[in-house]
Context: one part of a larger RNA
């Protein structure tokens, strides 16, 4: 000077408390450990690994195993030499890669010689490696933590390490601001500037809208027309403790104050200081060193990454009546679409198939579901629950055996609310309901990222648990 303390003081955070809903018990999905295996490729491991890298493992991917090939190589360039068009078709062999044979064919320029371009082979130079080292590194990232801190110049103090400033008294979400002070200033952070959202004005009016006017329909902004409204997308306004009252030197605090769409950072996002963990990544990429070079490179067939006594994490579906089934009726937002999204019609119980139309999209395409109304079931392992398994199919794709999704029919397991313990959340939040997107032929998505619909309870308080800040 720091760090630490079952030392002290002050303060904060879904940290506790107050509440609501979960996990831990069951089935399944998924990741991990372990075990197994020819291989179950590799990495990530308290918080900060475990639906993580992976925003798509049937082949490919693929790095692993097995078997079959290959050696200047699977890809590209240069130089020299030799040979030959390129290319196409077919046969044989093979699991394929590959090997081999035959036939057809005869590039551009030039009268020609020749030159150019291409291919194969040989040689040489450069190859290749998801091999090792993240404790040699760059770059990027996690974390403490969006916590309020971390420093510098000059001056002053101290022999010096260092201190001061940054402490003190108030205040704040904040080293935020104020007052004081051997300090005076400054920088990186905080805040603000940026984006979305909540209100208003204005400009514009198609593909969006329809109040008034006219036409029109079974119905429909369908048509003329209109710019009012909604919306779209540009420009502005608006909130600043500005005003009032009280307290206070001030900063500021309090108000069940005014006005206002919004009130004291309005809500959300982006934004992550100096640093910590020799934290993570050599398998995204780059790169030093080391190692392999007829193999640790490379091509192909098949298998594996999907195994299964078990253990753990994260999810999902349930255990039912605030419910299950059936019928009817209503209301979104944000996205995607040409090797695509598809209205509509026909066939099929259905997945889907066959036709057909619009859309390069505010134009076409996409029933929202919970909800509401009616009816049924009547507390049961059930009309709850749907695992598992049998049969028959659909679709994608050379190909669904290992190992895809979906449909129909049959089957109908565990499970009657879960021990110790533990997690999330303070408002349009939790809970609950559906919709969309990326990746993608298809899909193991119950994951991830978004979108809207319905919409709570509780917070006395800071003694305690956890983490953090300041002073001592």
């Nucleotide at each position: 000077u720091g760090a630490c303390g079952g030392g002290g003081g002050c303060c904060c955070g879904c940290a506790c408390a107050a509440g609501c809903g979960g996990a831990g018990g069951a089935g399944c999905a998924u990741g991990u450990g372990g075990u197994u295996u020819a291989a179950u490729u590799c990495g990530a491991u308290g918080g900060u690994a475990c639906g993580c890298g992976a925003g798509g493992a049937a082949c490919c991917u693929u790095a692993c195993c097995u078997g079959g090939g290959u050696u200047a190589g699977a890809a590209c360039g240069u130089a020299u030499g030799a040979u030959a068009g390129a290319u196409g078709u077919a046969g044989c062999u093979g699991a394929a890669a590959g090997g081999u044979u035959a036939c057809a064919g005869a590039c551009c320029u030039g009268c020609g010689a020749g030159g150019g371009a291409u291919a194969u082979c040989a040689u040489a130079c450069g190859a290749g490696g998801u091999g090792c080292u993240g404790c040699a590194u760059g770059g990027u990232u996690g974390u403490c933590g969006u916590c309020a801190g971390c420093u510098c110049g000059u001056g002053c103090c101290g022999u010096g390490a260092g201190g001061u400033g940054u402490u003190u008294g108030g205040u704040u979400a904040a080293g935020u601001c104020c007052a004081g002070c051997a300090a005076c200033g400054a920088g990186c952070g905080c805040a603000a500037c940026c984006c979305c959202u909540a209100c208003c004005u204005u400009u514009a009016g198609u593909u969006g809208c329809c109040a008034g006017c006219a036409g029109g329909u079974a119905a429909a902004g369908c048509u003329g027309g209109g710019g009012a409204c909604a919306c779209u997308a540009g420009a502005g306004g608006g909130a600043c403790u500005g005003c009032c009252u009280g307290c206070g030197c001030a900063a500021g605090c309090a108000g069940a104050g005014a006005g206002g769409a919004a009130g004291g950072u309005g809500g959300g996002g982006a934004u992550g200081a100096c640093g910590u963990c020799a934290a993570a990544u050599c398998a995204g990429c780059a790169c030093g060193g080391c190692c392999c070079u007829u193999a640790u490179g490379u091509c192909c067939g098949g298998g594996g990454c999907g195994a299964c006594a078990c253990a753990c994490g994260u999810g999902u579906u349930a255990c039912a009546a605030u419910g299950g089934g059936c019928g009817g009726u209503a209301c979104a937002g944000a996205g995607g679409g040409a090797a695509g999204c598809u209205a509509c019609c026909c066939g099929g119980u259905g997945a889907c198939g066959g036709g057909a139309u619009g859309c390069u999209a505010a134009u076409c395409u996409u029933u929202a579901a919970a909800a509401c109304c009616g009816u049924u079931c009547u507390c049961a392992g059930u009309u709850c629950g749907g695992a598992u398994c049998g049969g028959a199919g659909u679709c994608u794709g050379u190909a669904a055996c290992u190992c895809g999704a979906c449909u129909c029919u049959g089957u109908g397991a565990a499970g009657c609310u879960g021990g110790a313990u533990u997690c999330g959340c303070u408002a349009g939040u939790a809970a609950u309901c559906g919709c969309g997107c990326a990746u993608c032929a298809g899909c193991c998505a119950u994951g991830g990222c978004g979108c809207g619909g319905u919409g709570a309870a509780u917070a006395c308080g800071u003694u305690c648990c956890c983490g953090g800040g300041c002073c001592u």

A computed fold for a 472-nucleotide part of an RNA from an uncultured bacterium, annotated as small-subunit ribosomal RNA, 3' major domain. The full RNA is in RNAcentral, with records from Greengenes and SILVA. Its mean pLDDT, the model's own confidence on a scale to 100, is 82.